[in-house]
Context: one part of a larger RNA
RNA sequence: CGUGGAUACUUGAGGGGAGUCGUCCUUAGUACGAGAGGACCGGGAUGAACGGACCGCUGGUGUACCAGCUCUUCCGCCAGGAGGAUCGCUGGGUAGCUACGUCCGGACGGGAUAAGCGCUGAAAGCAUAUAAGUGCGAAGCCCACCCCAAGAUCAGGUAUCAUUUGAGGCCCGUGAGAGAUUAUCACGUUGAUAGGCCGCAGGUGUACGCGCGGUAACGCGCUCAGCCGAGCGGUACUAAUUGGCCGAU
Numbered sequence: 001c002g003u004g005g006a007u008a009c010u011u012g013a014g015g016g017g018a019g020u021c022g023u024c025c026u027u028a029g030u031a032c033g034a035g036a037g038g039a040c041c042g043g044g045a046u047g048a049a050c051g052g053a054c055c056g057c058u059g060g061u062g063u064a065c066c067a068g069c070u071c072u073u074c075c076g077c078c079a080g081g082a083g084g085a086u087c088g089c090u091g092g093g094u095a096g097c098u099a100c101g102u103c104c105g106g107a108c109g110g111g112a113u114a115a116g117c118g119c120u121g122a123a124a125g126c127a128u129a130u131a132a133g134u135g136c137g138a139a140g141c142c143c144a145c146c147c148c149a150a151g152a153u154c155a156g157g158u159a160u161c162a163u164u165u166g167a168g169g170c171c172c173g174u175g176a177g178a179g180a181u182u183a184u185c186a187c188g189u190u191g192a193u194a195g196g197c198c199g200c201a202g203g204u205g206u207a208c209g210c211g212c213g214g215u216a217a218c219g220c221g222c223u224c225a226g227c228c229g230a231g232c233g234g235u236a237c238u239a240a241u242u243g244g245c246c247g248a249u
Stems, first nucleotide, its partner, number of pairs: 001151001005161006014148004020048007032037001050105005058099004065092005070085006109143003116136004168246004172188005193239003196235005202228003209222005
């Protein structure tokens, strides 16, 4: 830009992905074979690698969370802290992201065939799977499974709305299940969109201060405390004000 303007939901022309293999048990020590050995067909189990999704579990990360420790500068000193030292070091760790974790997948089935194997059968009184006719037969082909998909310009379909008394969209703002920008998605007071606050979950692991005990280091009590990012809810306290623009013969 096109499909007359929109909002939802769709059909699927066409395209892409996947397609793998092992071991064990059983059938059965059966068929076969002198024996040694040892099946087809069928049924079941369990894996490898590969792929997809996810974070309840096990782990990783987690430089805005918690604690411990050292040196140093500063807060006048003590105590308690803050800055620096690779995030100073060490021990843990929420969300998110993750694999080493978990779940799932390859299938079943149908159609047409290849090599191959047939049926009926003449030319050619026989024979012949082929000439007419007809069947079986692969991890392969087409479908089936998963994904994209109407620029499929043959531009599809359904429902609803609107056509200037205007559907819908954009600008702007608050944001995240999104993200380089954009886009997408949620919300904009008829409001829980983000922040704050409150509660909970979760992490750390029992704060400061005071009391008691001890010469002291330190221990015990108040105290499963204190502090706390991203999580789950609640709550209009703050910010999403007021508005403007585009828009279909």
The prediction has a mean pLDDT of 91. Predicted 3D model of a 249-nucleotide part of an RNA (large-subunit ribosomal RNA, domain VI) from a bacterium. Its Rfam family is "Bacterial large subunit ribosomal RNA".